The part of an RNA shown here (large-subunit ribosomal RNA, domain IV) has 329 nucleotides and comes from a Bacteroidota bacterium. RNAcentral holds the full RNA, with entries from ENA. Model confidence (mean pLDDT): 88 of 100. Rfam family: Bacterial large subunit ribosomal RNA. Taxonomically the source falls in Bacteroidota (Bacteria, Pseudomonadati).

[in-house]
Context: one part of a larger RNA
RNA sequence: UCAUGGCUAAGGAACUAGGCAAAUUUACCCUGUAACUUCGGGAGAAAGGGUGCCCCGAGCAAUCGGGGCCGCAGUGAAAUGGCCCAGGCAACUGUUUAACAAAAACACAUGGCUUUGCUAAAUUGAAAGAUGACGUAUAAGGCCUGACACCUGCCCGGUGCUGGAAGGUUAAGAGGAGAAGUCAGGAGCAAUCCAAAGCUUUGAAUUGAAGCCCCAGUAAACGGCGGCCGUAACUAUAACGGUCCUAAGGUAGCGAAAUUCCUUGUCGGGUAAGUUCCGACCUGCACGAAUGGUGUAAUGAUCUGGGCACUGUCUCAGCCAUGAGCUCG
Numbered sequence: 001u002c003a004u005g006g007c008u009a010a011g012g013a014a015c016u017a018g019g020c021a022a023a024u025u026u027a028c029c030c031u032g033u034a035a036c037u038u039c040g041g042g043a044g045a046a047a048g049g050g051u052g053c054c055c056c057g058a059g060c061a062a063u064c065g066g067g068g069c070c071g072c073a074g075u076g077a078a079a080u081g082g083c084c085c086a087g088g089c090a091a092c093u094g095u096u097u098a099a100c101a102a103a104a105a106c107a108c109a110u111g112g113c114u115u116u117g118c119u120a121a122a123u124u125g126a127a128a129g130a131u132g133a134c135g136u137a138u139a140a141g142g143c144c145u146g147a148c149a150c151c152u153g154c155c156c157g158g159u160g161c162u163g164g165a166a167g168g169u170u171a172a173g174a175g176g177a178g179a180a181g182u183c184a185g186g187a188g189c190a191a192u193c194c195a196a197a198g199c200u201u202u203g204a205a206u207u208g209a210a211g212c213c214c215c216a217g218u219a220a221a222c223g224g225c226g227g228c229c230g231u232a233a234c235u236a237u238a239a240c241g242g243u244c245c246u247a248a249g250g251u252a253g254c255g256a257a258a259u260u261c262c263u264u265g266u267c268g269g270g271u272a273a274g275u276u277c278c279g280a281c282c283u284g285c286a287c288g289a290a291u292g293g294u295g296u297a298a299u300g301a302u303c304u305g306g307g308c309a310c311u312g313u314c315u316c317a318g319c320c321a322u323g324a325g326c327u328c329g
Stems, first nucleotide, its partner, number of pairs: 001324008010315002014313001019310001027051005036041001038147001052069007070074001082308007089300002094106002111144006122131003148295004153225003158222002160218005167213003173207002178202005185194003226244005253287001254284001265281005
């Protein structure tokens, strides 16, 4: 000096990003116990008191009542909850990055949409087959949401899905108008020209499904949910009016929020002093309704702020023990 323990005057979080770490509390019995609440809880809430040994009495006993004794200390050692208030998130128990993340992530019961009539859909395999399921729509698969309470607004123009079939477009195929080459033969003095059948190469019209175009439906499908101007007898604001655009212009609720840039917004609370926190306001850069919205008792090795108790975290250090290190041997 390091590590691990033990103790500490006065103060008691002044430490620090943060009470990290440590300390407090702790067992059993009795009293007592708030808000809130889904009436189960919350709750071991909180806050208090007791606990050893001896004698006597009662009792079958456990034990209880009375009297006394000792110590600083009677759950005499060890083991053995610190507590409260407020808020965010997630209902909860559970699961997870084996070896930097345990969470607000995943799952979950609940709710919804959708596919599937059984040789089911879906998955797997080259196939046979297998799973689904020795199940049968109160079933099975996919997707989303995520207890519960109150709710879940408007838009089908785009994309997707479902349905429709009149018209347009449309492949191979069918079809074979025509064209080209070759050629018996014919014409011509010749060069050359014409050319049947056949063969070869092309090839127009016509016909030709789904799809797409088209027409509807569908948002707990993917998604989306405006701008400008004017107006009230102080001012300000605008219930009101005008106008442009849109498929429709954000409803309820919430809101500087796990979302707010400006921003340490403004006001109030808490502090002597508060970029955090809590309650409001609404000017929502850029909340918003199962990509769920808003609440919510209980729960949480969750995150944030505050308080009581407690303490070597600190003011500010000191001492002790054990081990390591260093120096000498």